[in-house]
Molecule: transfer RNA
Organism: Hydractinia symbiolongicarpus
């Protein structure tokens, strides 16, 4: 150049077949327990999903075109 894989909260992931309000562990942050901290319990807040256009009644999910990161061919 030219093929494949990937990107979802702060950090690790799940959504596989287009459909309920994007779910789950870690973290965080309030709280209750405790002399106090830890560990435990509750409860909150944080992502519209790498960027953009399209198809669609509806797109995280399908198509294009880009960006980054790996992998192969040349």
């Nucleotide at each position: 150049g030219c093929u494949c894989c990937a990107g979802u909260g702060g950090c690790g992931u799940a959504g596989u077949c287009g459909g309920u309000u994007a779910g789950c562990g870690c973290g965080u942050c309030g709280u209750a327990c405790u002399u106090a901290u830890a560990a435990u319990g509750c409860g909150a807040a944080g992502a519209g999903c790498g960027g953009g256009a399209g198809u669609u009644c509806g797109a995280g999910c399908c198509u294009c075109c880009c960006c980054u990161g790996g992998a192969g061919c040349a």